A computed fold for a 76-nucleotide RNA from an uncultured Bacillota bacterium, annotated as transfer RNA. The coordinates come from a structure-prediction model, not an experiment, and the mean pLDDT is 85. Rfam family: tRNA. Rfam classes the family as a transfer RNA.

[in-house]
RNA sequence: GGCCUCUUCGUCUAGUGGUCUAGGACGCUGCCCUCUCACGGCGGUAACAGGGGUUCGAAGCCCCUAGGGGCUACCA
Numbered sequence: 001g002g003c004c005u006c007u008u009c010g011u012c013u014a015g016u017g018g019u020c021u022a023g024g025a026c027g028c029u030g031c032c033c034u035c036u037c038a039c040g041g042c043g044g045u046a047a048c049a050g051g052g053g054u055u056c057g058a059a060g061c062c063c064c065u066a067g068g069g070g071c072u073a074c075c076a
Stems, first nucleotide, its partner, number of pairs: 001072007010026004018056001027045006049065005
C1' cells in the first nucleotide's frame, strides 16, 4: 500500500428496512420492605462513531472519513 471486519446507555448486549422520540441485564440512583444491613419489590437514569447517499421510510443498505482488530504484498 491492498483486502476483510468491528464501532449502540458507565459496562455487556438485543436489533437483519416501518411495531425504535431504540429494548434487556448489570451499575448508579429515589421510594417501599427491614430494628439495621443485605436480599427483594416498584420507579428513574443514560447510547445508535462523524458526514453524505439510496428510499415514502435507515440503528439495519451503499460511499467517504475517524478509530480498533485481522489477512496479505513491498521493503533483503